Bacterial RNase P class A from Nocardioides sp., 384 nucleotides, folded computationally. Rfam family: Bacterial RNase P class A. The family is grouped with related families in Rfam's "RNaseP clan". It is annotated as a ribozyme. Gene Ontology terms of the family: tRNA processing, ribonuclease P activity and dimeric ribonuclease P complex.
[in-house]
RNA sequence: UGGGUUGGCCGGGCGAUCGCGUCCCGACUUCGGUCGGGUCGAGGAAAGUCCGGGCUCCACAGGGCAGGGUGGUGGGUAACGCCCACCCGGGGUGACCCGCGGGACAGUGCCACAGAGAACAGACCGCCCGCUGGCAACAGUGGGUAAGGGUGAAACGGUGGGGUAAGAGCCCACCAGUCCUCGAGGCGACUCGAGGAGCUCGGCAAACCCCACCCGGAGCAAGAUCAGACAGCGCACGAUGCGAGGGCCGAAGGCCCGAGCGGAGGCCGGCCCGGCCGAGUGCGCGGGUAGAUCGCUGGAGGCCGCCGGCAACGGCGGUCCGAGAUGGAUGAUCGCCCCUCCUUCCGAGGAGGACAGAACCCGGCUUACAGGCCAACCCGUCCG
Numbered sequence: 001u002g003g004g005u006u007g008g009c010c011g012g013g014c015g016a017u018c019g020c021g022u023c024c025c026g027a028c029u030u031c032g033g034u035c036g037g038g039u040c041g042a043g044g045a046a047a048g049u050c051c052g053g054g055c056u057c058c059a060c061a062g063g064g065c066a067g068g069g070u071g072g073u074g075g076g077u078a079a080c081g082c083c084c085a086c087c088c089g090g091g092g093u094g095a096c097c098c099g100c101g102g103g104a105c106a107g108u109g110c111c112a113c114a115g116a117g118a119a120c121a122g123a124c125c126g127c128c129c130g131c132u133g134g135c136a137a138c139a140g141u142g143g144g145u146a147a148g149g150g151u152g153a154a155a156c157g158g159u160g161g162g163g164u165a166a167g168a169g170c171c172c173a174c175c176a177g178u179c180c181u182c183g184a185g186g187c188g189a190c191u192c193g194a195g196g197a198g199c200u201c202g203g204c205a206a207a208c209c210c211c212a213c214c215c216g217g218a219g220c221a222a223g224a225u226c227a228g229a230c231a232g233c234g235c236a237c238g239a240u241g242c243g244a245g246g247g248c249c250g251a252a253g254g255c256c257c258g259a260g261c262g263g264a265g266g267c268c269g270g271c272c273c274g275g276c277c278g279a280g281u282g283c284g285c286g287g288g289u290a291g292a293u294c295g296c297u298g299g300a301g302g303c304c305g306c307c308g309g310c311a312a313c314g315g316c317g318g319u320c321c322g323a324g325a326u327g328g329a330u331g332a333u334c335g336c337c338c339c340u341c342c343u344u345c346c347g348a349g350g351a352g353g354a355c356a357g358a359a360c361c362c363g364g365c366u367u368a369c370a371g372g373c374c375a376a377c378c379c380g381u382c383c384g
Stems, first nucleotide, its partner, number of pairs: 001380010012337007020041002023038006043355001047366002050364005055219004062273004067215005072086005087101001088099004102210002107208002109204003124149002126145008157175006176200001178197008223294004232285006241261002245257005265277004301320008338353006
C1' cells in the first nucleotide's frame, strides 16, 4: 500500500418559533374542563411471529398411547431449536466459513437414462483353450475368464510383482477400508502408535423407519374488580333418593341440621385409564350490555469497576430508574454544522442523507439497512 476474513459502534447534531402525549406544581372553573410552568417521551432491528420463558386462566394436576421437537462431545443459561469451546467431515493458499453431524449389520423402499450388469449383479467389445471347416485371415461350436476397453454420478478395493492356457486377492509386498487385541493422551466426542485377521460386506434416513433425550393447553382480545342495563319463552333429559351422627319437642312419634353414597350433564389439546365439578344441564328462538379501573412497567433490568473462567458467562461492590398510549402521542418551518457524490474559473455551486414506529414484558434466531468509523487477523506487492 492493495485485497480479504471476523467482531464492534454510529446512523444525523445544535439553535429559534409554533404545535403534541404521560406525570408533577400553581391559578381559574358553568366541575365538562381551561391557562401557565417543569421533567421525560420509539428500535438495532420496535419487523417476521420462527423458538424459549415470565405472567394469567383451565386446575388439585397424574400414568399411558398417538402426535410433535431436537440430534457429535463438554459447558453456559430461567429455558431453548440459542450462545461458547472442542471433535469429526467438507471448502479455502490462509485468516476463516459451512454441517437437519446417532443408526444402512432391525426391517421396508428408491438409484432415471445409458449399460451385459446398479446389491451379493454381470458378459457388449475382448483374452485363452479344445473340436470342426479353411492355404491363411477368419467362421461356427463347447468351455474358462473379468486383468484391458466401453456405458454411467456411481461397476463389488488401489499400485507393483509372482503365478496362469489366459486371467482373478489366486498368492506376496506396500497402501486404503472393515473388524479384533494391546498401549499412550483426553471429563468426553475422539486422536496417536503397535500387532493380527477374513481379504473387501455401494449410495440415499433433508426417504419411511429404529435409537437417545425433551414436550399439558390456551393466551393480555389472558385475566381481575367496579358500575350499569335487560326479558324471557319452548322442547328434551334429570334431580327432589339413601343416609353415619347430632339437636328440639314429646305419649306415639314428628321436625330440623347433616359428613358420606348415588346422580342428568360438564371439565382436564386428540384417545384410554384416572381425577375433579355437579342440581339443574343441553338445544332452539328472543332481549340487554360493549363503560371505567387494574393488569401496564423496578426487571432472569441498565451502566461502571474488580475477581474467576480459553470463552459463552458467573460472583462481588457501586450507581441509575429512562414512553405507558388506548381511533392510539414527538410534527412543521427556518438557519447553521456534519457525512457522501458530481461540477469547478478552486471563490464556490448543486444533489442526496438508509431500514424503518412501542401496545404485557424478557432471552434468542431470521430478514431489511444509504453512508461512515474502530480494532484484530490473513494473503499479495514495494521500500528499509